This is a predicted structure of a 90-nucleotide RNA (c-di-GMP-I riboswitch aptamer) from a Pseudomonadota bacterium.
It matches the Rfam family "c-di-GMP-I riboswitch aptamer". From the family's description: GEMM was predicted in a large-scale screen for bacterial structured RNA regulatory elements.
Taxonomically the source falls in Pseudomonadota (Bacteria, Pseudomonadati).
Model confidence (mean pLDDT): 83 of 100.
RNA sequence: AUCAAAGAAAAGCAUACCUAUUGAAAGAUAGGGACGCAAAGUUACCGGUCUAAGGAACCAUCCUGGUUCUACGACAGCGGGAUUGCCGGU
Numbered sequence: 001a002u003c004a005a006a007g008a009a010a011a012g013c014a015u016a017c018c019u020a021u022u023g024a025a026a027g028a029u030a031g032g033g034a035c036g037c038a039a040a041g042u043u044a045c046c047g048g049u050c051u052a053a054g055g056a057a058c059c060a061u062c063c064u065g066g067u068u069c070u071a072c073g074a075c076a077g078c079g080g081g082a083u084u085g086c087c088g089g090u
Stems, first nucleotide, its partner, number of pairs: 004090001012037002017032006035077001041083003045080003048075003054070006
């Protein structure tokens, strides 16, 4: 230095839920709060999942609505990849 990686120690993050804001929604941001996490740090490259404003097709049609498909939207606490990082028994 690299790989695997235990128990401690010092730190860290923050599920559900609540409040406010934002968004068509999924969701996100801030505050509170902790289920848990050895990367639950970062990254949408790959797979997967979620939403459907807009678009397309169809149905209905008085007003007007409904169904299906679709990501250029979202999820890193779904998995993989990339990248950075705390301690230091073997």